Large-subunit ribosomal RNA, domain III from Mariprofundus micogutta, 394 nucleotides, folded computationally. The prediction has a mean pLDDT of 81. The organism belongs to Mariprofundus, within Bacteria.

Context: one part of a larger RNA
RNA sequence: AAGUAGCGAUAAAACGGGUGAAAAACCCGUUCACCGAAAACCCAAGGAUUCCUGCACCAUGCUAAUCAGGGCAGGGUUAGUCGGCCCCUAAGGCGAGGCAGAAAUGCGUAGUCGAUGGGAAACAGGUUAAUAUUCCUGUACCGACUUUAGAUGCGAUGGGGGGACGGAGAAAGGUAGCUGAUCCGGGCGUUUGGUUGUCCCGGUUCAAGUAUGUAGGCUGAGAGCUUUGGCAAAUCCGGGCUCUCACUAGGCUGAGAUACGAUGACGUGUUCUUACUUCGGUUCGAACGAAGUCAGUGAUCCUAUGCUUCCAAGAAAAUCCUCUAAGCUUCAGUCUAAAGUUGACCGUACCGUAAACCGACACAGGUGGGUGAGGCGAGAAGCCUAAGGUGCUU
Numbered sequence: 001a002a003g004u005a006g007c008g009a010u011a012a013a014a015c016g017g018g019u020g021a022a023a024a025a026c027c028c029g030u031u032c033a034c035c036g037a038a039a040a041c042c043c044a045a046g047g048a049u050u051c052c053u054g055c056a057c058c059a060u061g062c063u064a065a066u067c068a069g070g071g072c073a074g075g076g077u078u079a080g081u082c083g084g085c086c087c088c089u090a091a092g093g094c095g096a097g098g099c100a101g102a103a104a105u106g107c108g109u110a111g112u113c114g115a116u117g118g119g120a121a122a123c124a125g126g127u128u129a130a131u132a133u134u135c136c137u138g139u140a141c142c143g144a145c146u147u148u149a150g151a152u153g154c155g156a157u158g159g160g161g162g163g164a165c166g167g168a169g170a171a172a173g174g175u176a177g178c179u180g181a182u183c184c185g186g187g188c189g190u191u192u193g194g195u196u197g198u199c200c201c202g203g204u205u206c207a208a209g210u211a212u213g214u215a216g217g218c219u220g221a222g223a224g225c226u227u228u229g230g231c232a233a234a235u236c237c238g239g240g241c242u243c244u245c246a247c248u249a250g251g252c253u254g255a256g257a258u259a260c261g262a263u264g265a266c267g268u269g270u271u272c273u274u275a276c277u278u279c280g281g282u283u284c285g286a287a288c289g290a291a292g293u294c295a296g297u298g299a300u301c302c303u304a305u306g307c308u309u310c311c312a313a314g315a316a317a318a319u320c321c322u323c324u325a326a327g328c329u330u331c332a333g334u335c336u337a338a339a340g341u342u343g344a345c346c347g348u349a350c351c352g353u354a355a356a357c358c359g360a361c362a363c364a365g366g367u368g369g370g371u372g373a374g375g376c377g378a379g380a381a382g383c384c385u386a387a388g389g390u391g392c393u394u
Stems, first nucleotide, its partner, number of pairs: 013031006032391004040371004046351002050349001051075005060068002080141002082347003086119003092113003098107003122139005142343011153328002158323004166310004172303003177297005183203005188197001205265002209260003216253004220245008229237002266292001269288004275282002311314001357366002373385004
């Protein structure tokens, strides 16, 4: 220079009370304002205690600070079903033998790893200062093992089926959601258009599972005989022939609805109670507990991995079903039903369009997926709002 520039989005603050040495910023309350396909909520990645409570304010916070994602101390993450681990494979990696190379090493078979994909099973309510599909209550489901009863050709690293898949388009059936009415509970508002009424405010909710098998979709089904195929075998698959039934049947699949779940939970509110109080009320806990129906609209969700259509012709393997080989066949094994036992280990706090991640910062930048209400509207646009969250630390 200079007490100058600046104090990081122009979404916005005002007042009352509290605490305190001190309050524009902390806490409580009443108004106001902003977002609302987000500036709300739930996950993934990443971070790694930042979560909750108490104590304190030197530094950190672009100011103050009694406050804090800062300091100190204590506490907090509960799983057969969520995710991983596990079984399976993709691109790709490694790679016994092997091939190549002077070697280092490179390539690669059998194999073995490798999810961003496939594979068993849980929902509703309640609860903590902080966890919950994990704890509790209620109601379920799956696998393995054992026992009992009944039945019985079982058996794989092999064969077959299945798993199993593209783009676009159209219509239908339904549901979530929303809107209105009904019903239930509460209110009656000093001066104002109305205010016991065709008035105002709030609520009118509920899963998995089990049973049924509907709208819809696909398909001929069964039996017998036969066999250049499926590297061996086969009763399986494929091919051939015959018969029976059917072609409005039967079989497979399949949303939703309905019943139970639920004589339960939730639930406006009422009563009692704790603490505070500006005596209006707010708040802690407990008990009881109303209505809980109908109609309209209606999805980008489900039926649907469906249907139609097109050419560029759209993973693999295991779980699963079935067939036999070796072998076993009074055993063992397999199937059905019931009961009992059992289900380890790791993650789980919190942030997550952000002050906690990536950007040297509490940085106007960047960051994958899901839910995403109302009015006007074609709409997830735009504007105004709900739930919820904020007023961007001079």

Record summary:
It was read from a public genome assembly.